[in-house]
RNA sequence: UACUUAUCCAGAAAGACCGAGGGAUUGGGCCCGACGACGUCUUAGCAACCUGAAAUAAAACAAGGUGCUAACUCCCAUUUCAAAGCGGUGCUUUGGAAGAAGAUAAGAA
Repeated sequence: UACUUAUCCAGAAAGACCGAGGGAUUGGGCCCGACGACGUCUUAGCAACCUGAAAUAAAACAAGGUGCUAACUCCCAUUUCAAAGCGGUGCUUUGGAAGAAGAUAAGAA
């Protein structure tokens, strides 16, 4: 790097440095940001997976390995189901399901 499986509506900060953008990609929204965002370092915290211990459906406990600590993966954009409306075989709104993409973990190459 690509692949497989699982999860993604919960949870979780502060200081220092940096100095203008950032929220994955494209588009449309909507937010965060000189009251210093984003990023880096330190400490702290959270607990998704592995692990420990436990258990033998699990849940709960610990925080060693990764990870994470604005907003549902911030929302939508692909397919489909239901309801309502418009007024005509389509469009709009709301709610649900599936999928794509992304992130994280574990595994085997």
Molecule: SAM riboswitch aptamer (S box leader)
Organism: Hymenobacter lucidus